[in-house]
RNA sequence: GAUUUAUACAGACGAGUGGAGAGAAUAGGCUCUAUGAACCUCGGGCAACCUGUCCCGCUACUAGCGAUAAGGUGCCAACACCUACCGAAUGGGUCAGACCUUUCGGACUUAUAAACC
Numbered sequence: 001g002a003u004u005u006a007u008a009c010a011g012a013c014g015a016g017u018g019g020a021g022a023g024a025a026u027a028g029g030c031u032c033u034a035u036g037a038a039c040c041u042c043g044g045g046c047a048a049c050c051u052g053u054c055c056c057g058c059u060a061c062u063a064g065c066g067a068u069a070a071g072g073u074g075c076c077a078a079c080a081c082c083u084a085c086c087g088a089a090u091g092g093g094u095c096a097g098a099c100c101u102u103u104c105g106g107a108c109u110u111a112u113a114a115a116c117c
Stems, first nucleotide, its partner, number of pairs: 001117001003115006013043004021032003026084004044076003049072002051069004057065003080109001085106005091100002
């Protein structure tokens, strides 16, 4: 890096360094940021995908669910910040349309985990 599967409205911040950007990419919006952005380092924390365990609970009992631990990853502003493509509903708009609002579902893309190449 490719493929597959799962998850993505929950949760979790201080210090040092740095010195102007950041929120994946394109566009639009919105937000964060000199009361100090990104990157990096240290410490702390969250979660429970993989992993370990089985005192306790359930079941269809070599197991699964669950529970528990936190070794491997991951993560610690805002739903993956929001929208974009398709469909449904909704309200506005119009002679009819175009177009716009809101909500829901799906797709695409992205991220992370695990497996595999």